Predicted 3D model of a 476-nucleotide part of an RNA (small-subunit ribosomal RNA, 3' major domain) from an uncultured Bacteroidota bacterium. The full RNA is in RNAcentral, with records from ENA, Greengenes and SILVA.
[in-house]
Context: one part of a larger RNA
């Protein structure tokens, strides 16, 4: 000087309590371990691995297993020599890759030769093979915590110290007083984007108040530039005013204006460092190791297995519901190999045909709500697992292994033990809905968006996890 402490003082945080919903219990869905296998590639493991890499495993992918083929190779360059074909059609043989046959067969120039392709021969080539304890690059986490440090100067023999402590005060090492320290980087804060307020300009493919015109209705048309609404520039909040308390800095006010008030709200942004943290499998890169195999190409198989554990998650155990009928109200976004009105046919999944739209133009019934009417607390008109029958779509192919439909079935489940998780406002909770990946999908995932919308918060004793001072030392 750090670290530690069931030592002391301050002080923060959904840390706790105050509250409101989950999980742990069931059934399925996904990860994982186990176990099983020919293979179930691979990596990730307390917090900080387990719906993670994976924002799409039938084939491919794809690394893994079984068989079949190839060896300058699937694909990349040099150099050298031969050749004049490769390509393309066709045929045999194979699961198929590849084999073997037939057909056709170079370009430029007089030429030498160049160019282009195939062939041999070599120099390399090829590895998702080690090693994340040789790297780099990038990313978890403490933790968006308030820290981390340097220049001179001073103190101390020296490691260090001092600055950076001490009172107040803040979200803050934020700032004020004090003061052997004076300053200054990195980090807070601001600049950044987005929402909330007006306001200038601009009016299509968004609006629609006057005006005229027209429907069964409709901004449907002419027109308008008012509102909405879009997309640029701007203005607006800083404790600025005001009253209290305080030296100051600040802090109190159901003060004041004000759309908005004290960091307005949300993101983005993560100092020095730590955990030989994670990635050699995204890329790259040293070393090492395969080289007719640890490369590589092709068929099928596996990554989907199943006496078991475990995380997250869907749907439900009803009546604040379930189920028929009617009625109502969004925003983000995507759309040509795309999204499809509309019409026929089908109970339906879907199909046939056809219009608009490279989209403010065309394209999609939001759903919980609301009305009427049922069912009457039952394992049930609850709940939907599982199974059988029939389809429908993608796709070269749906046994292993897609997904959706219709009919039949109708399991466990009647609120879930010790225990634990999420949340402070448009939040939790609840309800749909749209993308990305992608032929189609195992989507209950993930990442938005809007619809309706609580309760609580005495306070800081105490658990956890942090920050500052200060104490003690078994420990560096």
């Nucleotide at each position: 000087u750090g670290a530690c402490g069931g030592g002391g003082g301050c002080c923060c945080g959904c840390a706790c309590a105050a509250g409101c919903g989950g999980a742990g219990g069931a059934a399925c869905a996904u990860g994982u371990g186990g176990u099983u296998u020919a293979a179930u590639u691979c990596g990730a493991u307390g917090a900080u691995a387990c719906g993670c890499g994976a924002g799409g495993a039938a084939c491919c992918u794809u690394a893994c297993c079984c068989g079949g083929g190839c060896u300058u190779g699937a694909a990349a360059u040099g150099u050298a020599c031969u050749u004049g074909a490769c390509c393309g059609g066709g045929g045999u043989g194979g699961a198929a890759a590849c084999a073997c046959c037939c057909c056709u067969u170079c370009u430029a120039g007089c030429a030498a030769u160049a160019g282009c392709a195939a062939g041999u021969a070599u120099g390399u080539a090829g590895g998702u093979g080690c090693u994340g304890c040789a790297u780099g690059g990038u990313u978890g986490u403490c933790g968006u915590c308030a820290g981390c440090u340097c220049g001179u100067g001073c103190c101390g023999u020296g490691a260090g110290g001092u600055g950076u402590c001490g009172g107040c005060u803040u979200a803050a090492g934020u700032g004020c007083c004090a003061u052997a320290a004076c300053g200054a980087g990195c980090g807070c804060a601001a600049c950044c984007c987005a929402c909330a307020u007006u306001g200038u300009u601009a009016g299509u493919u968004a609006c629609u108040a006057a005006c005229a015109g027209g429907u069964a209705g409709a901004g449907c048309u002419g027109a308008g530039g008012a509102c909405u609404c879009u997309a640029a520039c701007a203005a607006g909040a800083c404790u600025g005013c005001c009253g209290g308390c305080g030296u100051a800095a600040g802090c109190c006010g159901c003060g004041a204006g004000g759309a908005a008030g004290g960091u307005g709200u949300g993101g983005a942004u993560g100092a020095c460092g730590u955990c030989a943290a994670a990635u050699c499998a995204g890329c790259a890169c040293g070393g090492c190791c395969c080289u007719u195999a640890c490369g590589u190409c092709c068929g099928g198989g596996g990554c989907g297995a199943c006496a078991c554990a475990c995380g997250u998650g869907u749907u439900a155990c009803a009546a604040u519901g379930g189920g028929a009928g009617g009625g109502a109200c969004a925003g983000c976004a995507g759309g040509c190999a795309g999204c499809u009105a509309c019409u026929a046919g089908g109970c339906g999944a879907c199909u046939a045909g056809a219009u608009g739209c490279a989209a403010a133009u065309c394209c999609g019934u939001a759903a919980a709500c609301c009305c009427u009417c049922u069912c009457c607390c039952a394992g049930u008109u609850c709940g939907g697992a599982u199974u059988g029958g029939a389809g429908u779509c993608u796709g070269c192919a749906a046994c292993u292994c897609g997904a959706c439909u219709c009919c039949a079935u109708g399991a466990a489940g009647c609120u879930g033990g010790a225990u634990u998780c999420g949340c402070u406002a448009g939040u939790a909770a609840u309800c749909g809905c749209a993308u990305a990946u992608c032929a189609g999908c195992c989507a209950u995932g993930a990442u938005g968006c809007g619809g309706u919308g609580a309760a609580u918060a005495c306070g800081u004793u105490c658990c956890c996890g942090g920050g500052c001072c200060u104490u003690g030392u078994a420990c560096a």

The coordinates come from a structure-prediction model, not an experiment, and the mean pLDDT is 82.